[in-house]
Context: one part of a larger RNA
Molecule: large-subunit ribosomal RNA, domain I
Organism: Bacilli bacterium
RNA sequence: CGUACAGUGGAUGCCUUGGCACUAGUAGACGAUGAAGGACGCGACUACCUGCGAAAAGCGAUGGGGAGCUGGUGUGAGCUUUGAUCCGUCGAUAUCCGAAUGGGGAAACCCAAUAUUCAUAAGAAUAUUAUCGAUCUUUGAUUUAUCAAAGACGAGGAGACACCUAGGGAAUUGAAACAUCUUAGUACCUAGAGGAAAAGAAAGAUUUAAUCGAUUCCGUCAGUAGCGGCGAGCGAAAGCGGAGGAGCCUAAACUAUAAUUUAUUAUAGAGUUCGGACCACAAUGUGGGAUGUGUUAUACAACAGUAGAAAGGCCUGGGAAGGCCUACCAAAGAUGGUGAUAGUCCAGUAUAUAAACUUGUAUAACCCCCUAGUGAGUUCCAAAGUACAACGGGGCACGUGUAAUCCUGUUGGAAUACGUGGAGACCACUCCAUAAGGCUAAAUACUAACUAGUGACCGAUAGUGAACAAGUACUGUGAAGGAAAGGUGAAAAGAACCCCGGGAGGGGAGUGAAAAGAAUCUGAAUCUGUAUGCUU
Repeated sequence: CGUACAGUGGAUGCCUUGGCACUAGUAGACGAUGAAGGACGCGACUACCUGCGAAAAGCGAUGGGGAGCUGGUGUGAGCUUUGAUCCGUCGAUAUCCGAAUGGGGAAACCCAAUAUUCAUAAGAAUAUUAUCGAUCUUUGAUUUAUCAAAGACGAGGAGACACCUAGGGAAUUGAAACAUCUUAGUACCUAGAGGAAAAGAAAGAUUUAAUCGAUUCCGUCAGUAGCGGCGAGCGAAAGCGGAGGAGCCUAAACUAUAAUUUAUUAUAGAGUUCGGACCACAAUGUGGGAUGUGUUAUACAACAGUAGAAAGGCCUGGGAAGGCCUACCAAAGAUGGUGAUAGUCCAGUAUAUAAACUUGUAUAACCCCCUAGUGAGUUCCAAAGUACAACGGGGCACGUGUAAUCCUGUUGGAAUACGUGGAGACCACUCCAUAAGGCUAAAUACUAACUAGUGACCGAUAGUGAACAAGUACUGUGAAGGAAAGGUGAAAAGAACCCCGGGAGGGGAGUGAAAAGAAUCUGAAUCUGUAUGCUU
């Protein structure tokens, strides 16, 4: 150095309980009636997980179901056709901590007060006792809008590192440096809300010529018009085509009633922009309701289920679903399992169908609510520290620019429908619209969770960090960091009995198709040993 046989080791192959990505539908719940999340307990024996709560792997009612059951998991002892275990729904119980709320506190502990009841020896049981508030009620004060007490009502916290709105708000980076600019109103922080949120029924848009007619989202317009140390870069809108479609309520004028502080207030009506009040005329019925936690009925769906077609023989084999022969079903030849590859063995599948309570959606009826005309143009009303201006900023694709439009910190500060705002300085003309109050479904965004499914996605160094008692063991004062670890066999049939040995282990025997022998499928390289060959 090679060969053979062993050991070591755990690659590879095959497998999949777990992941990853997505589709459709549902849902987006919870909480002072104490949540989310935990601590500690509960079993005949019980470390962990699961379940549950001193009524503690469970109790009651009701519906389903039909032979076994007492979770993962055994032994023992029991339960069960007088229907258990199990599944759905509704209830009961639900220790202690936790918003934690009687006070305190180093969470899962300590210490009370008041009332009632029971006991009396101390005591025990039950209930209540936090804070906050532009809310409401009562009482009392001072004093004319506050305070105090009591009571009622409400809130608080959590979540899915998602989506939404608002208040704050970077830097790395790019500009090949860097300061305006960009990254970017991004990341991040805070507050708040909902199943969506926001926006929203024109003081709109506008191609300049007419017109359109709330908002939102998609496509296009268009990388266009523009903005820009005119650098890097940023970057519309109308219009058009679609998705979806829905519109409404106040304030005021005027009227009535009441109150008192005597010129206001409160309540009710009236009224709401192709305006209204007021005046005149006409009409008693038309249309609508997302703005209704309403009632009833019907249909569908959700939350347990039920029925569900059709194959035998021979051969090989440990085993038939394989091969051969002859059949059958199919609205079912999806899938998974069964000792190898099964339409006809099992669970199922297509299809059909079902109960009480509950819930949701849709439709209809009822109830309830809202609602309309014509004319005249004298009078009254139509949201004020507002519009607007100046200065300083922000936001609009638009960096102060010719800079409109939108927001507002400071200082000024209108008009009143014969008014006012806009059409990108400004002016004229023309046209459009009626600010300074409010509400509004759908189309849109997201996915922790549930149901059903899909994959030219992974297959245990991959795929989640986690296929296993994984956010575990372990590390760190802490914030936090964070693993490794799957496979006997069809079935434990898990090796009775004998021998060596203190045991470990081994040799027989036996099981099995095969020791595959529990350090268990396959069992590579590596390294080690024994034997042997060759070479120096």